[in-house]
Molecule: Bacterial small signal recognition particle RNA
Organism: Lactobacillaceae bacterium
RNA sequence: UGCAAGCAAAUCGUUGCUUUCGAACCGGGUCAGGACGGGAACGUAGCAGCCCUAAGAUGGUUAAUGGUUGUGCUUGUGUAC
Numbered sequence: 001u002g003c004a005a006g007c008a009a010a011u012c013g014u015u016g017c018u019u020u021c022g023a024a025c026c027g028g029g030u031c032a033g034g035a036c037g038g039g040a041a042c043g044u045a046g047c048a049g050c051c052c053u054a055a056g057a058u059g060g061u062u063a064a065u066g067g068u069u070g071u072g073c074u075u076g077u078g079u080a081c
Base pairs, nucleotide, nucleotide: 001078002077003076004075005074006073007072008071009069010068011067012066013065014064015063016061017060018059020057021056027052028051029050030049035044036043037042
């Protein structure tokens, strides 16, 4: 120092759990204003706003797993000095 195997380290990805964000309308809830119906009482649909979340995004976790290596060590087998 090459290769192989093993253990660890770092890093990247996937799955699980979890924080946060996340829908003008084609998700839900509540629906001011306004609209419609009604003699009226009220009712109906429902935009904005607010809340909850979906797809998705971000972070955490060792719980699992795969990959990479000019990071370390061990074993074996070569090469060079």